Background:
Predicted 3D model of a 71-nucleotide RNA (transfer RNA) from a bacterium. It matches the Rfam family "tRNA". It is annotated as a transfer RNA.
RNA sequence: UGCGGGGUGGUGUAAUGGUAGCACGCUAGGUUCUGGCCCUUGUAAUCUAGGUUCGAGUCCUAGCCCCGCAG
Numbered sequence: 001u002g003c004g005g006g007g008u009g010g011u012g013u014a015a016u017g018g019u020a021g022c023a024c025g026c027u028a029g030g031u032u033c034u035g036g037c038c039c040u041u042g043u044a045a046u047c048u049a050g051g052u053u054c055g056a057g058u059c060c061u062a063g064c065c066c067c068g069c070a071g
Base pairs, nucleotide, nucleotide: 001070002069003068004067005066006065007064010024011023012022013021018054025043026042028040029039030038047063048062049061050060051059
């Protein structure tokens, strides 16, 4: 440099173009002599900039970062 794959809460992982969900974590409460387990509640995310569309995490273009292959 070219080609291919990927980027979603703090972490992991889903999402036919139509309310971004689940688990862990964390906060608060319940339970307990205390802690853990368990129950309830809350918290917090689509890499960036454009485009298409009534509507984009999803489709298109450019860029940034990571991984792999080739040179």